This is a predicted complex of two RNAs, RNase P RNA and transfer RNA, with 447 nucleotides together.
[in-house]
RNA sequence: GGAGCUGGCCAGGCGGUCGCGGCGAGGCUCAGGCAUCGUCGAGGAAAGUCCGGACUCCGCAGGGUAGGACGCUGGGUAACGCCCAGGCGUGGUGACGCGCGGAACAGUGCAACAGAGAGCAGACCGCCAAGGGUCUUGGGUGUCCCCCAAGACACCGGCAAGGGUGAAACGGUGCGGUAAGAGCGCACCGGCGCCGACGGUGACGUCGGCGGCCAGGCAAACCCCGUCCGGAGCAAGGCCAAGCAGGUGCGUCGAGGUGGCCCGCUGAGCACCAGGUAGGCCGCACGAGGCCGGCGGAGACGUCGGUCCCAGAGAGAUGACCGCCGCCCGGCCGUGGCCGGGCACAGAAUCCGGCUUAUCGGCCAGCUCCCCUG
RNA sequence: GGGCCCUUAGCUCAAUUGGCAGAGCGCCGCCUUUGCAAGGCGGAGGUUACCGGUUCGAUUCCGGUAGGGUCCA
Repeated sequence: GGAGCUGGCCAGGCGGUCGCGGCGAGGCUCAGGCAUCGUCGAGGAAAGUCCGGACUCCGCAGGGUAGGACGCUGGGUAACGCCCAGGCGUGGUGACGCGCGGAACAGUGCAACAGAGAGCAGACCGCCAAGGGUCUUGGGUGUCCCCCAAGACACCGGCAAGGGUGAAACGGUGCGGUAAGAGCGCACCGGCGCCGACGGUGACGUCGGCGGCCAGGCAAACCCCGUCCGGAGCAAGGCCAAGCAGGUGCGUCGAGGUGGCCCGCUGAGCACCAGGUAGGCCGCACGAGGCCGGCGGAGACGUCGGUCCCAGAGAGAUGACCGCCGCCCGGCCGUGGCCGGGCACAGAAUCCGGCUUAUCGGCCAGCUCCCCUG
Repeated sequence: GGGCCCUUAGCUCAAUUGGCAGAGCGCCGCCUUUGCAAGGCGGAGGUUACCGGUUCGAUUCCGGUAGGGUCCA
């Protein structure tokens, strides 16, 4: 100098004018309200609603079953499918990224087409004349049977090394062996399983021994094992006010509710039609809270002290313009100025912790690889 | 604001233990008719909304994104 990896951060800045919402103060107004002053007023994702909780109701949130979610190990946390650290596998030269229970000791299932054969499989081409068989020649012996020798043939049979199919074909190399072959035998290598020792909390690792054991894939297929889960959601739910007109059916011999079902529990209403209302208050803004510092820890995080109060509507406020500066794009010329345009994604609605998705342009820190120079 | 569901040809819909995506209507060409309709024969038309993942293989299974529908005061 170039190319990258990981983590964190910002989200144009300053000033002015006008405007909007919440709260507070005093003022005016009979009241509904009105203007003034002060103060506060979007995000890293407020989003998707994908997980987890707080909170509220379902009497308690109980038992069983069905169902669902998760899944290496250890830790963090209120909890999690999140985070941290480690293990193994895999991709990358590397920083680093991605994945994760069980497939021979629980069982079932699936694999189209191609191919001989697709699960403890199989023989199309091929190899084999050792065995059975057929034929030829010669001999015993002149003929048949029979026997012997030599040869031919892949009919019976043997084989799975090679070719070929496929996403996937039941270890690799060499030697022996054989009719031809094959873990059939042996040596080495690889894998798997069992046993032991050592290290580690553990996942697991290292070493040694034994066994020819050679075993494939799919569980984001059923399933098995382990852990967790009652349901609904702030339009939850509570209070007040206004208004109206009842009718039918079911129901204390149990309606309805309680989670999909059963049990258990509860106990007077429930369903449909018709009619009325379309208002207010609480929940609801102090919280697993932000910032700074100390301590513990490898880290996620925990703990202690100080300090701060920091949006809250109810059809939904947080905006517009002007000036200067910063960055980007286009045009012009006198080349450093002028003119014009732009500065992302987006926008709270009960709250919080995560994940995911969208996002112009930048900044910082640590690390890796290559090249050059000293 | 919250719960649930759907997306396959131009339209309406099928497609199950994951294995060559089909049907009806519509469209195009030919035949038939003087001509049109009906009818007959043939044909075209698909990124299975999109992007990833699991798998040998995805309309199907698992995530994410987009669009649409429906219910709750």
It holds a member of the Rfam family "Bacterial RNase P class A". From the family's description: Ribonuclease P (RNase P) is a ubiquitous endoribonuclease, found in archaea, bacteria and eukarya as well as chloroplasts and mitochondria. The prediction has a mean pLDDT of 81.